The prediction has a mean pLDDT of 82. Predicted 3D model of a 91-nucleotide RNA (SAM riboswitch aptamer (S box leader)) from a bovine gut metagenome. RNAcentral holds the sequence, with entries from MGnify.
[in-house]
RNA sequence: CUUAUAAAGAGUGGUUGAGGGAAUGGGCCCGAUGAAACCCGACAACCGGAACCUUCCGGUGCCAAAUCCCACGGCUUUGCCGACAGAUAAG
Numbered sequence: 001c002u003u004a005u006a007a008a009g010a011g012u013g014g015u016u017g018a019g020g021g022a023a024u025g026g027g028c029c030c031g032a033u034g035a036a037a038c039c040c041g042a043c044a045a046c047c048g049g050a051a052c053c054u055u056c057c058g059g060u061g062c063c064a065a066a067u068c069c070c071a072c073g074g075c076u077u078u079g080c081c082g083a084c085a086g087a088u089a090a091g
Base pairs, nucleotide, nucleotide: 001091002090003089004088005087011040013039014038015037019030020029021028024071025070026069027068041063043061045060046059047058048057049056050055067085072082073081074080075079
């Protein structure tokens, strides 16, 4: 850079101890009944392999809330659709 996907799913575990929800602004939330991180575990999509109709193994990913929501554009404007940006997979 290209293509595809995203309102589904996933912990009463261990270590540790104050932050976290990508970035900027705004909002709204999560957190000492334990944030982030690491280990274990789980889940599920893509790719590869085995098996052969449904499962296993591996490489990544992921495990509050729609990618938490808004920001830009359009419309029939408590809303809907799309774009941008970001994320993940494959190339």